[in-house]
Molecule: SAM riboswitch aptamer (S box leader)
Organism: Flavobacteriales bacterium
RNA sequence: CACUUAUCCAGAAAGGUGGAGGGUUCAGGCCCUGUGAAACCUUGGCAACCGGCUCGAAAGAGCAGCGGUGCCAACUCCUGCCUCGGUAACGAGGAUAGAUAAGAC
Numbered sequence: 001c002a003c004u005u006a007u008c009c010a011g012a013a014a015g016g017u018g019g020a021g022g023g024u025u026c027a028g029g030c031c032c033u034g035u036g037a038a039a040c041c042u043u044g045g046c047a048a049c050c051g052g053c054u055c056g057a058a059a060g061a062g063c064a065g066c067g068g069u070g071c072c073a074a075c076u077c078c079u080g081c082c083u084c085g086g087u088a089a090c091g092a093g094g095a096u097a098g099a100u101a102a103g104a105c
Stems, first nucleotide, its partner, number of pairs: 003103006013043005021032003026080004044072003048069004052063004076097001081094005
């Protein structure tokens, strides 16, 4: 990198360094950003998954935040493809893709 499974409308800050980009392929939008982007560091927090504890036959539900990852603007920011409704604008649903975790390799 590729594969399998699950989840993704909730949640979560401040300081320092830095100095112009960022919103995780691409594209079209829209948004954030010198009232300081990305990245890095410190502290703090959230609780998605695994590990932990409790209930349960199980599926699951709850608790904690000690460990492993992760995350802390906007629904995965919206859309791109298909189906249905609609004159249309648009709406609903499903995919695709993406992210995260666990597993296997």